Two RNAs folded together computationally: RNase P RNA and transfer RNA, 415 nucleotides in total. It holds a member of the Rfam family "Bacterial RNase P class A". By type it is a ribozyme.
RNA sequence: UGAGUCGGCCGGGUGGCCGCGGCGUGGCUUGACCACGUCGAGGAAGGUCGGGGCUCCAAAGGGCAGGGUGCUGGCUAACGGCCAGACGGGGUGACCCGCUGGAAAGUGCAACAGAAAGCAGACCGCCGAUGGGGGCGCAAGCCCCACAGGCAAGGGUGAAACGGUGCGGUAAGAGCGCACCAGCGCCCGGGGUGACUCGGGCGGCUAGGUAAACCCCACCCGGAGCAAGGUCGAGAGGGACGGCGUGCCCGCCCAAUGUCCCAGGUGGACCGCUUAGAUGGAUGGCCACCCCGGCGCCGUGAGGCGCCGGACAGAACCCCGCCUACAGGCCGACUCACCGU
RNA sequence: GCGCCCGUAGCUCAAGCGGUCAGAGCACCGGUCUUAAAAACCGGAUGGUACGGGUUCGAAUCCCGUCGGGCGUA
Numbered sequence: 001u002g003a004g005u006c007g008g009c010c011g012g013g014u015g016g017c018c019g020c021g022g023c024g025u026g027g028c029u030u031g032a033c034c035a036c037g038u039c040g041a042g043g044a045a046g047g048u049c050g051g052g053g054c055u056c057c058a059a060a061g062g063g064c065a066g067g068g069u070g071c072u073g074g075c076u077a078a079c080g081g082c083c084a085g086a087c088g089g090g091g092u093g094a095c096c097c098g099c100u101g102g103a104a105a106g107u108g109c110a111a112c113a114g115a116a117a118g119c120a121g122a123c124c125g126c127c128g129a130u131g132g133g134g135g136c137g138c139a140a141g142c143c144c145c146a147c148a149g150g151c152a153a154g155g156g157u158g159a160a161a162c163g164g165u166g167c168g169g170u171a172a173g174a175g176c177g178c179a180c181c182a183g184c185g186c187c188c189g190g191g192g193u194g195a196c197u198c199g200g201g202c203g204g205c206u207a208g209g210u211a212a213a214c215c216c217c218a219c220c221c222g223g224a225g226c227a228a229g230g231u232c233g234a235g236a237g238g239g240a241c242g243g244c245g246u247g248c249c250c251g252c253c254c255a256a257u258g259u260c261c262c263a264g265g266u267g268g269a270c271c272g273c274u275u276a277g278a279u280g281g282a283u284g285g286c287c288a289c290c291c292c293g294g295c296g297c298c299g300u301g302a303g304g305c306g307c308c309g310g311a312c313a314g315a316a317c318c319c320c321g322c323c324u325a326c327a328g329g330c331c332g333a334c335u336c337a338c339c340g341u
Numbered sequence: 342g343c344g345c346c347c348g349u350a351g352c353u354c355a356a357g358c359g360g361u362c363a364g365a366g367c368a369c370c371g372g373u374c375u376u377a378a379a380a381a382c383c384g385g386a387u388g389g390u391a392c393g394g395g396u397u398c399g400a401a402u403c404c405c406g407u408c409g410g411g412c413g414u415a
Base pairs, nucleotide, nucleotide: 001337002336003335004334005333006332007331008330009329010328012290013289014288015287016286017285018284020040021039022038023037024036025035026034027033028031042312046323047322049321050320051319052318053317054225055224056223057222066221067220068219069218070217071085072084073083074082075081086100087098088097089096090095101216102215106214107213108210109209123155124154125151126150127149130148131147132145133144134143135142136141163181164180165179166178167177168176182206183205184203185202186201187200188199189198190197191196229271230270231269232268237262238261239260240259241258242257245254291310292309293308294307295306296305297304298303342414343413344412345411346410347409348408351367352366353365354364360398369385370384371383372382373381391407392406393405394404395403
């Protein structure tokens, strides 16, 4: 200098004018009034993905069903969040990504190709020791066929073919035997809280993939949501008393109506509700200067002038996270390449 | 607020709970026929299955996260 990784932060400033909402104080012309003071959006207020507070309902305790989570340790009120670590994968590297329990419990699935796809199998191939057939030979035996049969080394198919390399072995071969390597299981020892890791020994043990297929294992989960819910309560309902009028001689009865009481809780109001707090939803606009970016003109140059632009988005019970959107800018740590000293 | 569903050619729909190269109809393009056009006949193109990742040998299909649209309910 160029390319890149990670983490954090800001997300226009000052002044003036006009305007909006809540609260407080004051005023008189008591009205959805006026004046003054004060407070008034975000890093995501968004998506509503996870969790909690709060409220009501349900509930002895346990289990089944259903759903969720899934390496380890810690943080947290809790979480599918965060921090640190382990393991696996990617990158030259800084670093990044991972639904990362179990496939030697059971069931299922694997198109096409291929001989064979799960305690498999033999197309080409290799062999044909043994058995069989034929020929030669006095005999021992030798030769031929590739018929029975043996093999899985090589070829070929596939994403995947039941460890790899070498030596021995054999008729040909094969963990059949051995050495080394890889993996797995068991045992012992060292380190770590742990996931795990390092070393040694034993066992020829070689066990395929898929659980983001069913399933198994461990842990967690009662339901609903501020339109939760609470308080007060018109009207309507029931009762008592009074009472105009009608029927009848009075008493008494009936309906309109008035007063009081009762239970319930509809329309509604208030609380829940917030140092922003609406209940059709306020938090805005204009001007000037400055800041940042782009373009044009002028100037040798420093620079000057003019025009345009400055995002995403906007609280509605509260909080903790996650995810997503975002003009432009700042800071810090680190990596790689090249050059110079 | 709560619950649920969908996204595949330009349009309307297929593709059985993962398997060859994702198909139909209409529309579109080219040719034949016609003076020209329509109809008819013949032929053809058309998608990376909304987007980004992952699981798997293999993904439209399974899983996760976004984006967009729709329905139910008080």